[in-house]
RNA sequence: CGAGCCGCCAGGGUGGCCGCUGCUCGUCCGUGUCCUUCGGGGCCCGGGCGGGUGGAGGAAAGUCCGGGCUCCACAGGGCACGGUGGUGGGUAACGCCCACCGGCCGCGAGGCCAGAGCCAGUGCAACAGAGAGCAGACCGCCCCGGAGCCGCCUCGCGGCGCCGGGGUAAGGGUGAAAGGGUGCGGUAAGAGCGCACCAGCGGGGCGGGUGACCGUCCCGGCUAGGUAAACCUCACCGGGAGAAAGCUCACAUAGGGAGGGAUGACGCGGCCCGCGUCGCCAGCACCUCCGGGUAGAGCGUUCGAGGCCGUCGGCGACGGCGGUCCCAGAGACAUGGUCACCGCCGACCCCGACCGGGGUCGGAGACAGAACCCGGCUUACGGGCGACUCGAGAU
Numbered sequence: 001c002g003a004g005c006c007g008c009c010a011g012g013g014u015g016g017c018c019g020c021u022g023c024u025c026g027u028c029c030g031u032g033u034c035c036u037u038c039g040g041g042g043c044c045c046g047g048g049c050g051g052g053u054g055g056a057g058g059a060a061a062g063u064c065c066g067g068g069c070u071c072c073a074c075a076g077g078g079c080a081c082g083g084u085g086g087u088g089g090g091u092a093a094c095g096c097c098c099a100c101c102g103g104c105c106g107c108g109a110g111g112c113c114a115g116a117g118c119c120a121g122u123g124c125a126a127c128a129g130a131g132a133g134c135a136g137a138c139c140g141c142c143c144c145g146g147a148g149c150c151g152c153c154u155c156g157c158g159g160c161g162c163c164g165g166g167g168u169a170a171g172g173g174u175g176a177a178a179g180g181g182u183g184c185g186g187u188a189a190g191a192g193c194g195c196a197c198c199a200g201c202g203g204g205g206c207g208g209g210u211g212a213c214c215g216u217c218c219c220g221g222c223u224a225g226g227u228a229a230a231c232c233u234c235a236c237c238g239g240g241a242g243a244a245a246g247c248u249c250a251c252a253u254a255g256g257g258a259g260g261g262a263u264g265a266c267g268c269g270g271c272c273c274g275c276g277u278c279g280c281c282a283g284c285a286c287c288u289c290c291g292g293g294u295a296g297a298g299c300g301u302u303c304g305a306g307g308c309c310g311u312c313g314g315c316g317a318c319g320g321c322g323g324u325c326c327c328a329g330a331g332a333c334a335u336g337g338u339c340a341c342c343g344c345c346g347a348c349c350c351c352g353a354c355c356g357g358g359g360u361c362g363g364a365g366a367c368a369g370a371a372c373c374c375g376g377c378u379u380a381c382g383g384g385c386g387a388c389u390c391g392a393g394a395u
Stems, first nucleotide, its partner, number of pairs: 001391004006386004012342007020055011032043004057367001061378002064376005069242004081238005086100005101115001102113004116233002121231002123227002138172002140168007148160005180198006199223001201220008246299004256290005264278005306325008344363008
């Protein structure tokens, strides 16, 4: 210098001007209400002006996992459905994280794994190929039979191709995959057909490790294809809905329930008022009380598994202790715009042996906007720093 790999960091700063929004203080105005010695004063709410103070992210995103919280449901068991799947740990919990084990990929730094079970069952496999799931004879190799041709250490032996029947998984060829590999024996040729070694499978012993597992020795039958984020089997986990959850207040010219009085009948000679007795059914309106509840208002709602610093324990994820800080929050939705300077990048010029410094001009600033709150994962994005690996060159 080139290529790569892993980790970390912050997502520009200051000031002026013009705006937005939460809280708070002062002042003025208005509605309501309470007190008053009638002059005024207190409180709630709304508005104007002024002051102070706070105001997005590393992903606020996707809403994919896990929890807190709330309401509903719930004897117990099973089925169904969904998820997870090496071991040990971390955590409130997880499908997340850490450490380790095993397999695969890479020369390497490192990366990836949904990492139990296809001798319980079922299913699937394009193309090529003779044959692909109780395997399979296309070429080849070998044996037997038939007819033919050729040769001769001279007439029954050998060779060559052809036809027919059979054997064979050594070799070639096809394929992602062809039913262990190498060698010796064996055979007509072959074949775990037999044997030795190796690989792999099953069982057992010993040693190490908390464990996954690792190392080593012995025995067995000689060999078993792939695929389960295919159905399925095994083990473990999971009740549902989510802040439009949910709780409280409530005065709707609106509903519901209970009670009361009046309206009724008869009598007091008739009528009106009034009084007494009986009746208590039904409808309308009224009064009192109770309950639900719309508009609306408040709570939930931001102090939390919280941030920062130090220290201790741990390889680490993380945890303990101490100190310190309060840090957005709602109304259809605030956190913005602009200018200057500094910072960043590029070109040119000057000083300087180099590193570097100064000046002029120009340029860029990405992804993206909280809405109940946390822990993760994934995705999007412009930069900076550091460790390490491979290659090349120079000293």